[in-house]
RNA sequence: CUUUUAGUUUUCUAGGGUUCCGCAACAAGAACUGUUGGUCUGGUCCGAGAGAAAACCCAUAGUCUUAUAAGACUAUGUACACGGUAGGAUAAAAGCCUAGGAGUU
Numbered sequence: 001c002u003u004u005u006a007g008u009u010u011u012c013u014a015g016g017g018u019u020c021c022g023c024a025a026c027a028a029g030a031a032c033u034g035u036u037g038g039u040c041u042g043g044u045c046c047g048a049g050a051g052a053a054a055a056c057c058c059a060u061a062g063u064c065u066u067a068u069a070a071g072a073c074u075a076u077g078u079a080c081a082c083g084g085u086a087g088g089a090u091a092a093a094a095g096c097c098u099a100g101g102a103g104u105u
Stems, first nucleotide, its partner, number of pairs: 007056006015046002020043002022040001023037005058077008080100001082103001086098003
């Protein structure tokens, strides 16, 4: 310098904003409602490669079954991980995506 690899999903959390609900203020007022506000705790919602848990996949070893191919079960493993700026989507934003990026060691 180059190549390959660091698995997937679900639930939850850190966090996030404001489409809807709620809440607050104002307006009209018989009622329905309307406008503004996320510098409103919240519900819906989004949500982590480097956060949690679980399941599955995969690898190795063993046991069982089987005509062969293959399959089932058990155990172990599935490591490490500092990180801008800017841009993108959605109503809008974010530890979301670009991205295990640019960089750093």

Model confidence (mean pLDDT): 82 of 100. This is a predicted structure of a 105-nucleotide RNA (Guanidine-I riboswitch aptamer) from a Clostridia bacterium. The sequence was found by an Rfam model in a public genome assembly. Rfam family: Guanidine-I riboswitch aptamer. About the family: This family represents a conserved RNA structure found upstream of the ykkC and yxkD genes in Bacillus subtilis and related genes in other bacteria. Its family is annotated with regulation of gene expression in the Gene Ontology. The source organism's lineage runs through Bacteria, Bacillati, Bacillota and Clostridia.